[in-house]
Context: one part of a larger RNA
C1' cells in the first nucleotide's frame, strides 16, 4: 500500500421487511448429470454451465458409429501432355456416391498459336470441426451503470509511498458547495443520441360527412376537401425557472402555482482502471505440435430423440373469480410473390378446389381475455388432459427408427404441494391473446417483440446477501 475480520462509524440496492404471484408435490416439454450404446459428436460447470452455442438434428445439417468408395484429392495456385469443349438433357447400372453409353456443343488468330474449359500425368501442395483458450488476436460474460480509477507539476517522506481523491454539508453520482499544501487535468458520472408523452408549423393517393354534392340493402363507396385523427420532416417545452419555509452555499421540503409533463418525466443505447491464467483454437483468424491411400474426402444407413435414476428451466392443471354452448365488441407491432390469401363450393375437421385482391399506409394474415344469455352445483366431476386404439390431412425424394395437425373413442396422475427457494415498486406484477426470426415441414410450452385488462405493499434499516466510503486490528501478500 492492499486484502481480510462472527471490529467500529456512515450510506445504498426488490438485500431484508411489507405485499402479490410462483418454484419444490403431479403429468408433459426441454436442457444437463449419470447409465447404456457400434455411436448416443463436441463445447458450456457456483453466482456468471444446465429452453446455454442451436434464430429450427427425418435425409442434408453432422463434426459421431458400423459398412462401402476415392487418393494431387470435395476446394486453390503453378508445370507438362491430350481433347474441343464445359454446362445441360436422356438411358443403363449401383443400396448409394463413384461408373458406362448416347444427344447437344467454343472464342480470337499474323494459322505458329493464344484464351477458356475438361481429362490424364508429375510433384510442389491441398485438406483436417485433430490437440493446446495455460502460446495468441478478435469477441463475450461477470463484479456493475457500482462510482470509482489515474496523471502532470508542486509539497511531505531515507524509501516503499502519501497528498490531491481527506474533513463538514449535499447528490442517483469523485454530483456539487464550503474548507484545505495543494493547483490543475484525463478515463468514468451527467449531458449530447434513439424512443415515448403535449403543442405549433410544413406536406397530404391513410383519415373525415367535420363541410358541400351524388349514390347504396350497407360501407369514404364516388366527386370533392386537408378541419380533425394519423403519417414524417422541422420547431417549441422542464431549467428547482417562479412562490413559501429551512440553509453561508450547494441543495432540501411543499394535497404551492402554472403546466401535457416537475425536480434525472418513463424506457433504451451507452459498461472507466481492472478482477476471475473466467469463456471461445467448433464462428473467424493465428503460433508452434500432430495426421497425409488418412485424423483428408464422397456416399446409402444408423446415431445426436436411448432410460432403473438425479437436478435445472418451463408449460398444463388440480377448478365455480371456473368448465361447456350460443351471441356480440375493441388493438399494436410486424410479415407477405417459391409469398400473404378474401369470396364461393366440398369436407364434422385438419384441409382441398375455384374465381379474384395485393410487390402492399391501398389487398391479406387479424385477436383473446372482457361483455350478454343458457347450462353444470362441488363430484376425481360437463375439472384435468397424459397415455393408448382407429381413421385421416399436409409438407417433403422419403415421416419405421424420428414431423406437425385433425376427427372419433379411451380417459391416467393431480383436490394448492416438506425443508426450502425465485421474480416483481406502476401501466410494474399478475393475466389475455397477436406477430417475427430460423424455416420445405416442425417436435416453439423456447427466444425476441407487440398491444388488451390491470392490482397489492414499502412502518423501517435491527437482521440475511452484495456493494461504496472513512477508520481500527493483523502472525496474510
Nucleotide at each position: 500500500u492492499g486484502a481480510c475480520g462472527g471490529g467500529g462509524a456512515c450510506c445504498c440496492g426488490c438485500a431484508c421487511a411489507a405485499g402479490c404471484g410462483g418454484u419444490g408435490g403431479a403429468g408433459c416439454a426441454u436442457g444437463u448429470g449419470g447409465u447404456u450404446u457400434a455411436a448416443u459428436u463436441c463445447g458450456a460447470a457456483g453466482c456468471a454451465a444446465c429452453g446455454c452455442g442451436a434464430a429450427g438434428a427425418a435425409c442434408c445439417u453432422u463434426a459421431c458409429c458400423a459398412a462401402g468408395u476415392c487418393u494431387u484429392g470435395a476446394c486453390a495456385u503453378c508445370c507438362c501432355g491430350g481433347u474441343g469443349a464445359c454446362c445441360g438433357g436422356a438411358c443403363a447400372g449401383u443400396a448409394a456416391u463413384g461408373u458406362g453409353u448416347c444427344c447437344u456443343u467454343u472464342u480470337c488468330u499474323u494459322c505458329g498459336g493464344a484464351a477458356c474449359a475438361c481429362c490424364g500425368g508429375u510433384g510442389a501442395c491441398a485438406g483436417g470441426u485433430g490437440g493446446u483458450g495455460c502460446a495468441u488476436g478478435g469477441u463475450u460474460g461477470u463484479c456493475g451503470u457500482c462510482a470509482g480509477c489515474u496523471c502532470g507539476u508542486g509539497c511531505c517522506g531515507u524509501g516503499a509511498g502519501g497528498u490531491g481523491u481527506c474533513g463538514g454539508c449535499u447528490u442517483a453520482a469523485g454530483u456539487g458547495c464550503c474548507a484545505u499544501a495543494a493547483c490543475g487535468a484525463g478515463c468514468g458520472c451527467a449531458a449530447c443520441c434513439c424512443u415515448u408523452c403535449u403543442c405549433c408549423c410544413c406536406a397530404g393517393u391513410u383519415g373525415c360527412c367535420a363541410u358541400c354534392g351524388g349514390g347504396u340493402a350497407a360501407u369514404g363507396c364516388c366527386g370533392g376537401g386537408c378541419c380533425c385523427u394519423c403519417u414524417g420532416g422541422g420547431g417549441a417545452c422542464a431549467c428547482u425557472g417562479c412562490c413559501a419555509u429551512c440553509g453561508u452555499a450547494a441543495g432540501a421540503u411543499g394535497c404551492g402555482a402554472g403546466g401535457a409533463a416537475g425536480g434525472u418525466g418513463g424506457g433504451g443505447a451507452u459498461g472507466a482502471c481492472g478482477u476471475c491464467a473466467a469463456a471461445u483454437c467448433a464462428g473467424c483468424a493465428c503460433g508452434g505440435c500432430c495426421c497425409u491411400u488418412a485424423c483428408g474426402u464422397c456416399c446409402g444407413g444408423g446415431g445426436c430423440c436411448a432410460c432403473a435414476c438425479a437436478c435445472g428451466u418451463g408449460u398444463u392443471a388440480c377448478a365455480a373469480u371456473g368448465g361447456g354452448g350460443g351471441g356480440u365488441a375493441c388493438a399494436g407491432a410486424g410479415g407477405g410473390c417459391c409469398g400473404c390469401u378474401g369470396u364461393c363450393c366440398g369436407g364434422u375437421g385438419a384441409c382441398g378446389g375455384u374465381c379474384g385482391g395485393c410487390c402492399a399506409a391501398u389487398c391479406c394474415c387479424u385477436a383473446a381475455a372482457a361483455c350478454c344469455c343458457c347450462u353444470c352445483u362441488c363430484a376425481g366431476u360437463u375439472c384435468g388432459g397424459a397415455c393408448u386404439g382407429g381413421a385421416g390431412u399436409c409438407u417433403g425424394c422419403a415421416a419405421c427408427c424420428c414431423g406437425a395437425c385433425u376427427c372419433c373413442a379411451c380417459g391416467a396422475a393431480g383436490c394448492u404441494g416438506g425443508a426450502u427457494u425465485c421474480g416483481c415498486u406502476a401501466g410494474u406484477a399478475a393475466u389475455c391473446g397477436c406477430g417475427c426470426a430460423u424455416c420445405a415441414g416442425c417436435c416453439a410450452u423456447g427466444g425476441c417483440g407487440c398491444g388488451g385488462u390491470g392490482a397489492a405493499u414499502a412502518c423501517g434499516u435491527u437482521c440475511c446477501c452484495g456493494g461504496g466510503c472513512c477508520u481500527u486490528g493483523u502472525a496474510c501478500a
Molecule: small-subunit ribosomal RNA, 3' major domain
Organism: metagenome